[in-house]
Molecule: transfer RNA
Organism: Methanocaldococcus bathoardescens
RNA sequence: GCCCGGGUCGCCUAGCCAGGAUAAGGCGCUGGAUUGCGGAUCCAGAGAUCAGGGGUUCAAAUCCCCUCCCGGGCG
Numbered sequence: 001g002c003c004c005g006g007g008u009c010g011c012c013u014a015g016c017c018a019g020g021a022u023a024a025g026g027c028g029c030u031g032g033a034u035u036g037c038g039g040a041u042c043c044a045g046a047g048a049u050c051a052g053g054g055g056u057u058c059a060a061a062u063c064c065c066c067u068c069c070c071g072g073g074c075g
Stems, first nucleotide, its partner, number of pairs: 001074007010027004020058001029045005051067005
């Protein structure tokens, strides 16, 4: 340099191909119930403008273009 995969709550992972309604789940966190106190369990809650920018569209995490970062392959 070229090709492929990836970047989504603090962490991990779905959703992307085929655009649409409050972006889902697990762990963790906060509050409550329970307990002598914790743990476990149960209930409730907060937390992601989807790597950045631009474009298309009535509407973009999703489609198109450029850039950045991570991993792999080829020379």